Two RNAs folded together computationally: RNase P RNA and transfer RNA, 435 nucleotides in total. It holds a member of the Rfam family "Bacterial RNase P class A". By type it is a ribozyme.

[in-house]
This record gives sequence, C1' cells and structure tokens, in this order.
RNA sequence: GUGGUGGAGUGUGGCGGUCGCGGUCCGCAAUCCUGCGGGUCGAGGAAAGUCCGAGCUCCAGAGGGCAGGCUGCCAGGUAACGCCUGGGCGCCGCAAGGCGACGGAAAGGGCCACAGAAAACAAACCGCCCGCCUCAGGUGGGUAAGGGUGAAAAGGUGGGGUAAGAGCCCACCGCGCGGCUGGUAACAGUCGCGGCGAGGUAACCCCCAGUCGGAGCAAGGCCAAAUAGGCGGCGAGGCUCGGCCCGAGCCAUUCGAGCCGCGGGUAGGCUGCUCGAGGUAGUGGGUGACCGCUAUCCCAGAUAGAUGACCGCACGAGCACUUCGGUGCUCGAACAGGACUCGGCUUACGGCUCCGCCACCACC
RNA sequence: UGGCCCGUCGUCUAAGGGCAAGACACCGGUCUUUGGAACCGGCGAUGGUGGUUCGAAUCCACCCGGGCCAA
Repeated sequence: GUGGUGGAGUGUGGCGGUCGCGGUCCGCAAUCCUGCGGGUCGAGGAAAGUCCGAGCUCCAGAGGGCAGGCUGCCAGGUAACGCCUGGGCGCCGCAAGGCGACGGAAAGGGCCACAGAAAACAAACCGCCCGCCUCAGGUGGGUAAGGGUGAAAAGGUGGGGUAAGAGCCCACCGCGCGGCUGGUAACAGUCGCGGCGAGGUAACCCCCAGUCGGAGCAAGGCCAAAUAGGCGGCGAGGCUCGGCCCGAGCCAUUCGAGCCGCGGGUAGGCUGCUCGAGGUAGUGGGUGACCGCUAUCCCAGAUAGAUGACCGCACGAGCACUUCGGUGCUCGAACAGGACUCGGCUUACGGCUCCGCCACCACC
Repeated sequence: UGGCCCGUCGUCUAAGGGCAAGACACCGGUCUUUGGAACCGGCGAUGGUGGUUCGAAUCCACCCGGGCCAA
C1' cells in the first nucleotide's frame, strides 16, 4: 500500500438571528376558552416486524394435576429469555475468523418413492470357483472380495489364507465395553479387552432433562352526561376459573348467582403516562458477558397526535480554476419517525472517525 | 398501537414428504352459410429467500403482500 476480518462511536449536526410548534415553571391579563412575555426541555439505532422474555393491570379470594407449547453440548451472566459471554466438538476458510436446529436410533412405532437381486431379523442380476450333462448352452452346489442400480447395499486400507472368497486370520484405522491421567464439566489423551450383522431419518411420532396459568394499557381505575333502573332465553345442582379433571368460590330451591342473545344511550374528561432491572463520569473485581462502590443528572409524554422553514458563519465532502495565498459553484448522506416501560432477536440502511488482528506485495 | 388468520394456472377449488389435478376462461382444429352449442387437442401456477431431508406445495426460520378483531 492492497485485500480481508473483529469491535466501538456517531446519527449533518454546531453557533447566531427571524418566523412558526408541544410539555413544564415563573410573571401579567382574563368569567370561561385562553392570550402575552421570559427561562428550560423536546424522537431511533433500528422508534420497524410484533418474533421472544419480563415489570405492571385484570380474570381472582387462591391452588394442584393432565393435555398442550417452548428450549436442547458444558459452565457462567441476567429480573428473565428462544438472549449474551467463555469453553468443547463438528464443518468452511491459507489465516485472522465465521457457521452450527449440537441430548437419545441398542425403549417402541412410522417412513426410505423410482431404480435395483435385495432398503433392515434384509441379498444373488452379471461375475468368480467346483461338479454333472444332450457342451456357442443348460443345470446343481459354494461365494459376497469385483461390477452394475441407487442418496444410502452385511465397516475401511494392506497382507496372509482359500477351490474361489469372506474379520476366516493379522496389522493399523473405525466401532463397542472398561481402567487411568488432565479438566468443575462438555471433552481430550493413553492403556487394555472384544471380531464386532446392529443402515439413514427425531426442523416424523416419541423417550429423556429443564421450563411455562390466561389475556393484555385499545389492560385497568375514577368522574360527568344521556338513555329504555329495557326485552327475551338457559338455570337446581347451576355458574366462574383459556381446553379437561380435582379443588375452591358465588348463588340458592324459582323474589337466584351467572351466562347467552336482541335493542337503546354515550363515544366526553381525568388517570394509568413517565424516577426507571435509568443515564453519565470515576474506581475496584472478573478472560469475558457482567457485578460492586462513589459522585452527579432528570433526558418527549402527545391525544387527528408536536421540533419545521429561511439567512449568515464555521465545519465536512465533491468539481473547476489557481499567482499555490486561495477563489467560485454544488451538496449536507441512507433506512427512516414515539404512544405503558424495559432486556433482546430479526429485517432495512448511507457517510465519517477510531482501535485490534490476518494474508500478500514493495521499500528501508 | 396491540392481537389473530390467509397466500396454488387469468378465476374458483384439489393434492397433507415421492409425477402439481379438475372446472371455467384463453388459443388451435372438426362441424356449420356464419355464430353459438357440442367434440378433440393445447397452453398455463405452489407469494419470495434460505434451511432439514435422497427428495418439500406439504416440515422449520425470516421477509413481502392481503384480510379480520380491539376502543
């Protein structure tokens, strides 16, 4: 220098001015609506998708189980998670690094189409060897090393042995079982025994381990107003708790709890609604995610739903010119805007800044 | 803002891991003076991307589009 890879920050702003917005505080005016002046604050890294987890509210005065759902190597972090960190194993990459839907197929069941002789308690089409016969052929027996089919065919390579072959035997690898060492563990290494038919698929059912009530701020609570304090049905053992069971609660013997349906009124105001598992700085612990301590700060709370427009300066980028002092022009990136609040995941996206590592090339 | 469902030829419906089917429409042919009807034949699709598997419309993940509910 080129290319790659990992991480962090920022979010076209900053300063001044003019006009125009929302919250809040102060002052003035006002019967109310509200108006004027001043101070101060005012969108995102994804606010998005609504994919997960929670806080909070109600069911409810509270439970247990089944079904059902989710996760799936080990150890940690966290309020929790399907998230994050570190490690292990496998795959990709020269490497730095990246990806992984990563428990169990010997508990059981299902499926493996077509092709092929045969697709799992599984096999003989061609071929090889031996014998017989009516000898270009046929037939009996042996075989599964070679060939063919297929995604996958009775572990693989080499040697011995055999009529020809085969774990038939041997060595190594693979597989199963066991011991020892290291490690919290997943696992790794090493030694021994065994010839060992034990395919694939669990993002098929399933088994194992762990975990989970449901619904959601348009939840819920209060006030005001208006209408028809409406009508009908079920209802004695009925109703309520997402499905089912147990249990519990309400109601009572038709003057009943509750549920269902039809119809009417109101679509108003306040609250929930912003102090948080919060931000920033320093410091200690830890490989890290993160945790502790100290100090400091309050940072949108709208309700048809707010921050926009213009000018100037500087800044950044691009183009042209240049007497190399600078001048002129253009642009102010993309994806995109809250609605109870957080922790994540996924998707969309442009420019700038900084740090680490890897590979290659050149120079000193 | 939050929650639920759906996506197959131009249209309406099937196929529930192993060859994407039928009807209507469209095109061509036969018949007919012509058209219609009828008959024969043909064309034509799994919303997109990735993954699991030998194999995906079907199973899984994300994205895109459409519809419904709530006050």